[in-house]
This is a predicted structure of a 74-nucleotide RNA (transfer RNA) from Candidatus Symbiothrix sp. Lineage of the source: Bacteria > Pseudomonadati > Bacteroidota > Bacteroidales > Candidatus Symbiothrix.
RNA sequence: GGUCCUAUAGCUCAGUUGGUCAGAGCAUCUGACUCAUAAUCAGGGGGUCCAUGGUUCAAGCCCAUGUGGGACCA
Repeated sequence: GGUCCUAUAGCUCAGUUGGUCAGAGCAUCUGACUCAUAAUCAGGGGGUCCAUGGUUCAAGCCCAUGUGGGACCA
């Protein structure tokens, strides 16, 4: 220098052919249970989906560029 993959909650990830609630597990907080802790059960909080622009009635999803991370080639 070139090609490809990837970026969604504190962490690991899902998100179907673009369609009307942005989700799961773990973690965290509150309550129940217990002499107490753990486990278990019930409930809550936490995001504008890497950035900018574009397409569209509508974008986490499609397109372009950039940035971070990863793999390969040279």

Rfam family: tRNA. Its family is annotated with triplet codon-amino acid adaptor activity in the Gene Ontology.